[in-house]
């Protein structure tokens, strides 16, 4: 990052499986992606659980565990070579 080339990935949805769930895996399928390759280090969002004290109950806050890399930042790696 191009009216280039060779390619790559694969949203939603559907089927099966796993999970309390968010969601993930495999297959089909393509909305898109120049890192839509990898990593939860920071933040956002999503799911589940929730102690003690205070007379009790409820709520809130806080805390814990997980998810999302196709929410963003950050780190690492990678094909091509026009302006």
């Nucleotide at each position: 990052g191009a009216a280039a080339a060779a390619g790559g990935c694969g949203a939603a949805c559907c089927g099966c499986c796993g999970g309390c769930a968010a969601c993930g895996g495999c297959g089909g399928g393509a909305c898109g992606c120049a890192a839509a390759g990898c990593u939860c280090c920071g933040g956002g969002c999503c799911u589940c659980c929730u102690c003690g004290a205070a007379g009790u109950c409820g709520g809130g806050a806080g805390g814990g565990a997980g998810g999302u890399g196709g929410c963003c930042g950050a780190g690492c790696u990678a094909c091509c070579g026009a302006a």